A computed fold for a 583-nucleotide part of an RNA from a Candidatus Nanoarchaeia archaeon, annotated as large-subunit ribosomal RNA, domain V. Its Rfam family is "Archaeal large subunit ribosomal RNA". On this family, see Yusupov et al., Science 2001: "Crystal structure of the ribosome at 5.5 A resolution". Its Rfam clan is "LSU clan".
Context: one part of a larger RNA
RNA sequence: CCAGGGAUUUCCAGUGGGAAGCGAAGACCCCGUGAAACUUUACUGCAACUUGUAGCUACGGAUCGGCUUGUAUUGUGUAGCAUAGAUAGGAGUCACCGAAGCGAGGUCGUCAGGCUUCGUGGAGACAAUAGUGAAAUACUAUCCUGUGCGAAUUGAUUCGUUUACUUGAUUUAUGUCAAGGACAACUAUAGGCGGGCAGUUUGGCUGGGGUGGCACUCUGCUGAAAAGGUAUCAGUAGAGCCCAAUGGUUGACUCAGGCGGGUCAGAAAUCCGCCGUGGAGUGCAAAAGCAAAAGUCAGCCUGAUUGGAUUCCUAAUAAGACGGUAUCCAAACACGAAAGUGUGGUUUAGCGAACCUCAAUACCUCCUUGAUGGGGGUUUGAGAUGACCGAAAAGUUACUCCGGGGAUAACAGAGUUGUCUCGCCCGAGAGUUCAUAUCGACGGCGAGGCUUGCUACAUCGAUGUCGGCUCUUCCUAUCCUGGUCGUGCAGAAGCGACCAAGGGUGGGGGUGUUCACCCAUUAAAAGGGAUCGUGAGCUGGGUUCACAACGUUGUGAGACAGUUGGUUUGAUAUCUACUGGAA
Numbered sequence: 001c002c003a004g005g006g007a008u009u010u011c012c013a014g015u016g017g018g019a020a021g022c023g024a025a026g027a028c029c030c031c032g033u034g035a036a037a038c039u040u041u042a043c044u045g046c047a048a049c050u051u052g053u054a055g056c057u058a059c060g061g062a063u064c065g066g067c068u069u070g071u072a073u074u075g076u077g078u079a080g081c082a083u084a085g086a087u088a089g090g091a092g093u094c095a096c097c098g099a100a101g102c103g104a105g106g107u108c109g110u111c112a113g114g115c116u117u118c119g120u121g122g123a124g125a126c127a128a129u130a131g132u133g134a135a136a137u138a139c140u141a142u143c144c145u146g147u148g149c150g151a152a153u154u155g156a157u158u159c160g161u162u163u164a165c166u167u168g169a170u171u172u173a174u175g176u177c178a179a180g181g182a183c184a185a186c187u188a189u190a191g192g193c194g195g196g197c198a199g200u201u202u203g204g205c206u207g208g209g210g211u212g213g214c215a216c217u218c219u220g221c222u223g224a225a226a227a228g229g230u231a232u233c234a235g236u237a238g239a240g241c242c243c244a245a246u247g248g249u250u251g252a253c254u255c256a257g258g259c260g261g262g263u264c265a266g267a268a269a270u271c272c273g274c275c276g277u278g279g280a281g282u283g284c285a286a287a288a289g290c291a292a293a294a295g296u297c298a299g300c301c302u303g304a305u306u307g308g309a310u311u312c313c314u315a316a317u318a319a320g321a322c323g324g325u326a327u328c329c330a331a332a333c334a335c336g337a338a339a340g341u342g343u344g345g346u347u348u349a350g351c352g353a354a355c356c357u358c359a360a361u362a363c364c365u366c367c368u369u370g371a372u373g374g375g376g377g378u379u380u381g382a383g384a385u386g387a388c389c390g391a392a393a394a395g396u397u398a399c400u401c402c403g404g405g406g407a408u409a410a411c412a413g414a415g416u417u418g419u420c421u422c423g424c425c426c427g428a429g430a431g432u433u434c435a436u437a438u439c440g441a442c443g444g445c446g447a448g449g450c451u452u453g454c455u456a457c458a459u460c461g462a463u464g465u466c467g468g469c470u471c472u473u474c475c476u477a478u479c480c481u482g483g484u485c486g487u488g489c490a491g492a493a494g495c496g497a498c499c500a501a502g503g504g505u506g507g508g509g510g511u512g513u514u515c516a517c518c519c520a521u522u523a524a525a526a527g528g529g530a531u532c533g534u535g536a537g538c539u540g541g542g543u544u545c546a547c548a549a550c551g552u553u554g555u556g557a558g559a560c561a562g563u564u565g566g567u568u569u570g571a572u573a574u575c576u577a578c579u580g581g582a583a
Base pairs, nucleotide, nucleotide: 009583010582011581012580013579014578015577017576018575019574022570029405030404031403032402034401035400036397037396038395039394042200043199044198045197046196049192050191051190052189053188054187055186058161059160060159061158062157063156064155065154066153068151069150070149071148072147073146075144076112085143086142087141088140089139092126093125094124101120102119103118104117105116106115107114108113165180166179167178168177169176170175203216204214205213212233217239218238219237220236221235222234240388241283242345243344247301248300249299250298251297252296253295255279257275258274259273260272261271281290282289284350286348287347288346305331306330307329308328309327310326312324313323320389333342334341335340356383357382358381359380360379362378363377364376365375366374367373412459413457414455415454416453418452420448421447422446423445424444425443429439430438466541467539468538469537471533472530473529474528475527476526479504480503481502482499483498484497485496486495487494507519508518509517547565548564549563550562551560552559553558
């Protein structure tokens, strides 16, 4: 000096495994007594519309009503000459200014008759006396019941007029004409309707949320660890009443069941005897309790009453409310001869604030009255809030938004391993005989961490989510190839087991598929891990935006592990790693 090998450092070009790489206070999910938009038979309102009333708003006619008044008329229980409205006065009243009677007409009617007009007629007709609760339409006055006619006033309906008012035309003299017209329009007020519009609400617990449920108020027992207290969507059962007797008291009695006897009568009816600590009953769940009773029956009652005080529970050694327990005092009572007992039911569940309304009783106060009456308040009781210490309240959002959360779900990880895969023990039995060649019930014990669950430990100021493509490596519980053993291994072919992971384990069809199915081959077409390996490597068929459609569903907005179409897959590689090259 040349060639080869090794250690180390630096540089260049690449690749994209890692930095749970960079990008964006996660858009999914949940939470907030957050927001917005939309919907509706949510709640409460407001426009608009509509109807009534009043004003603007005048005149006249008809019909039908109300009320007042004038006039005329009306009034039958029975008895009674008679069709007696009520009361008061009352001894006379009416009648040539035409009585009784008769004829004709009208009207009322309880069908007997009453009232009235006209004609005729030409002098009487009614009252007091008998009957009746009441005495004369003899006469006068006031009033009642109904009816006819008239008047005033008022209302409704309807028809009309023109001067208010409205519209159009024409004109500037703000006038005329036409059409309408006291309607309409306008104003006020009351009712109806009213997502057209607005403001809001749309609970909580919860092994994520939703669906379900109520563990949201109260009671018994267990849990509860022998004082008291004690949680879970722990277990097991209940309450939201019932009863005027199922209450109080006094007296009497004894139950369930069994055995024996006994007419119809039987396993079982009513009756008799004996035994009978409760095995019955106690209004209702359970627990506790109860036998001359707390059970069963009867008598009399209403203590299931009123006022007050204290104790304890409710009520976490914060303070209370409602509600409840127990004891006592006072009043007036019940039962009992009395002692006494009795403030509901043997005890523990059966419950509810303020506002408002109603009721009761007395009292206070205000207004009013001749008397009365009315308003407010105090006290007590009743009416309900069950999300049960008690707002007056429906939904949708994939068009969405904000603040947060790994306090809380979906992927992946971790823990666990019921489920899953694989193995072992026992060996009933199958295997002609014979448990163990092979298979192995009923049971028992494990391993693995590939399934599916459970948990919610890490991640919500983001670790990109299925499948395929590409590429590498590892495991063995071995499909093939290799070496052995057993056999119900003659041989061949098998079946089972042991060692073994060096190599191999392929091609197609439809499906987004993993998986599964099918086809033809093959020595064999084994199973798995690596953030269900691998999107700063690709794809984007599926899932999972907007938009659109179908089916179903919903009143609707919308919704659907139903379907269908659907246009964005970011980035110049800093470090490390690896590949190739250079010094």